[in-house]
RNA sequence: CGCCGAAUCCGCGGACCGAAAAACCGUGGAGCGGGGGACCCAGGUUUCUGGGGCGAAUCCAGCCGUUUGGGGCUGGACGGGGCAACUCGGCUCCGAGCCCGUCAGCUAACCUCGCAGGCGUUCGAGG
Numbered sequence: 001c002g003c004c005g006a007a008u009c010c011g012c013g014g015a016c017c018g019a020a021a022a023a024c025c026g027u028g029g030a031g032c033g034g035g036g037g038a039c040c041c042a043g044g045u046u047u048c049u050g051g052g053g054c055g056a057a058u059c060c061a062g063c064c065g066u067u068u069g070g071g072g073c074u075g076g077a078c079g080g081g082g083c084a085a086c087u088c089g090g091c092u093c094c095g096a097g098c099c100c101g102u103c104a105g106c107u108a109a110c111c112u113c114g115c116a117g118g119c120g121u122u123c124g125a126g127g
Stems, first nucleotide, its partner, number of pairs: 001120004008030007031115006041105001050103001051100004058077007078095006086126004
């Protein structure tokens, strides 16, 4: 300087320190992001085949493995990211994980939560 992601910025106070700054703890604000939550609308149910949320992270087919599972591989559909404004083309990577706890459609007012973590790109043309 840049990438994925909401995950950034600022003020005040504290502790520490010879002093200051940075970092740390607490608190407040701006901004960004998520959840709950009426009328109306939707749905006419089917709540053990539980249900739901964040996220791109889902669906289908075939094969292998297997006592039965779990699992592995290949392909397709679809979804997401990168190649440094943008567009076209081309190339390439990902399709995980976690949470709520029997419970939630949408949803104004209102209530509430998060601001982490992990990385290192450079193709062509137009502009």